c-di-GMP-I riboswitch aptamer from Desulfofundulus kuznetsovii, 86 nucleotides, folded computationally. Its Rfam family is "c-di-GMP-I riboswitch aptamer". From the family's description: GEMM was predicted in a large-scale screen for bacterial structured RNA regulatory elements.
RNA sequence: CCCGAUUAAAGGCAAAGCCAUUGAAAAAUGGCGGCGCAAAGCUAUAGGGGCUAAGGCGAACAACGCUAUGCCAGCCAGCUGCCGGG
Numbered sequence: 001c002c003c004g005a006u007u008a009a010a011g012g013c014a015a016a017g018c019c020a021u022u023g024a025a026a027a028a029u030g031g032c033g034g035c036g037c038a039a040a041g042c043u044a045u046a047g048g049g050g051c052u053a054a055g056g057c058g059a060a061c062a063a064c065g066c067u068a069u070g071c072c073a074g075c076c077a078g079c080u081g082c083c084g085g086g
Stems, first nucleotide, its partner, number of pairs: 001086004012037002017032006035074001041079003047076002049072003055067004
């Protein structure tokens, strides 16, 4: 530097769901739980994509629509790594 086919070893993270809390919501945090993951580590105005719509705007009223400064990295992506083999 490249690779992760095979064989490990030591480990790591933790889906859905339930309980509690925060939040307008999306969602997050903690506990239980374990679907899975070789990066399911970090990064959200460095890029794409997605979710929500409090507030704001539109609508004669309402229904409803638009909008992120809110949120998601276990969607793609960027960056950085353990072990093993060559």
The sequence is in RNAcentral, with records from Ribocentre. The organism belongs to Desulfofundulus, within Bacteria.